[in-house]
Parts: sequence; C1' cells; structure tokens
RNA sequence: GGGAGUGAUACCUAGGGUUCCGGCUCAUCCGAGUGCUGGUCCGAGAGGUAUCGGUCGGUACGCCGACUGCACGGAGGGACAAAAGCCCGGGAGAC
Repeated sequence: GGGAGUGAUACCUAGGGUUCCGGCUCAUCCGAGUGCUGGUCCGAGAGGUAUCGGUCGGUACGCCGACUGCACGGAGGGACAAAAGCCCGGGAGAC
C1' cells in the first nucleotide's frame, strides 16, 4: 500500500408506554377518567443465550476443529394505540 471478512434470526432482559385485560376513582345503567405492582404489546450496533451463516485449517470426503474483533455518542425527527437503548443510526460529533 492492496484485498477479504467482521453477518442473520429466535428467545430473553435492561428499558418503554397505554391499544386490549386487570387495578384504582367516579357513576343508577351504558360507561368515563387514571400508567398504576402487573398480564397482552414494543424492545437494544455498542446487553445475555441459542441456532444458523461466513472465513481459515485438517480430512479416511462421512465430517472435525479454530476464529467471527473493537465499540464513547447529542439534539431533532419517525412509526405503531403510545413511548422507548425501537428506526433515521457503528448517523452528526468525540477520541
């Protein structure tokens, strides 16, 4: 100086709000209000686990093994019912 790869998904968690359920309050009924320990729901590039994929090596061609690194970060905007470590975004920046 050049090349290749550093990936994806699922489940879970940190976190999040309020469609639905429930709670609480009001109410004669129908219902209304209220994010409120919760259930449903959303949910991490820089969180966890697992599976697959990829690269390289070995091989008796059946497979086997190693690796898959590092990672500080606004404001603002967007979606869904709504919000968020979701998406814009490994962004703008910083080092």

This is a predicted structure of a 95-nucleotide RNA (Guanidine-I riboswitch aptamer) from Cyanobacteria bacterium M_surface_7_m2_037. Taxonomically the source falls in Cyanobacteriota (Bacteria, Bacillati). The prediction has a mean pLDDT of 84.